[in-house]
């Protein structure tokens, strides 16, 4: 100097619930809080899902439809942390 084969480390995110704002809803944002996650860091591209104000159709009840949501539902791009101490 190269190959094999390992055990961990420092930390990071935060479900569910709840307090507040918001929103038409689904849901978001802050606190608080911890199921749980080696990308549960980002991105809404492709697909599932959720909502349906608007808007369409209907005598009504009610159906439909994303331009709204959801990256902690899959997959893809992308970008990090450790790695014989």
């Nucleotide at each position: 100097a190269u190959u094999g084969c390992a055990u961990a480390u420092u930390g990071g995110c935060a479900a569910a619930c709840u307090u507040a704002u918001u929103g038409a809803a689904a849901g978001a944002u802050a606190g608080g809080g911890g199921c749980g996650c080696a990308a549960a860091g980002c991105c809404a591209u492709g697909g599932g899902u959720c909502u349906a104000a608007g808007g369409a159709c209907g005598c009504u009840a009610g159906u439909c439809u994303a331009u709204g949501a959801u990256u902690g539902c899959c997959a893809g791009g992308u970008u990090g942390c450790c790695g014989c101490u």

This is a predicted structure of an 85-nucleotide RNA (c-di-GMP-I riboswitch aptamer) from a Bacillota bacterium. The source organism's lineage runs through Bacteria, Bacillati and Bacillota. The prediction has a mean pLDDT of 86.